[in-house]
RNA sequence: CUCAUCGAGACCAGCCGAGGGACAGGCCCGACGACGCUGGGGCAACCGCUGCGACGCAGUAUGGUGCCAACUCCUACGGGGCUCAUUUCCCCGAAAGAUGAG
Numbered sequence: 001c002u003c004a005u006c007g008a009g010a011c012c013a014g015c016c017g018a019g020g021g022a023c024a025g026g027c028c029c030g031a032c033g034a035c036g037c038u039g040g041g042g043c044a045a046c047c048g049c050u051g052c053g054a055c056g057c058a059g060u061a062u063g064g065u066g067c068c069a070a071c072u073c074c075u076a077c078g079g080g081g082c083u084c085a086u087u088u089c090c091c092c093g094a095a096a097g098a099u100g101a102g
Stems, first nucleotide, its partner, number of pairs: 001102006011040005019029003024075003041068003046064002048060005072096001077093005
């Protein structure tokens, strides 16, 4: 850089000690110890493996990844719906982000 997916799922202990949830605004989590690290456990099924005869579907979970607060926590940018209009709310798309493969 390209492609695919992102409303499901998944904890216990030890160490550390004040911030963390990508960024902005919110709103949350956090001394009842968050975040991070370590050990163990688990979830899932992108790669892999097997089958079907293949744009894909099903199975598997030893291996390579990933993940285990909240819809990618929500919003942002564009379009549409509702409305006299704005706000709110709903839908679609994009951007950004995360993960995998190349």
A computed fold for a 102-nucleotide RNA from uncultured Asticcacaulis sp., annotated as SAM riboswitch aptamer (S box leader).
Lineage of the source: Bacteria > Pseudomonadati > Caulobacterales > Caulobacteraceae > Asticcacaulis.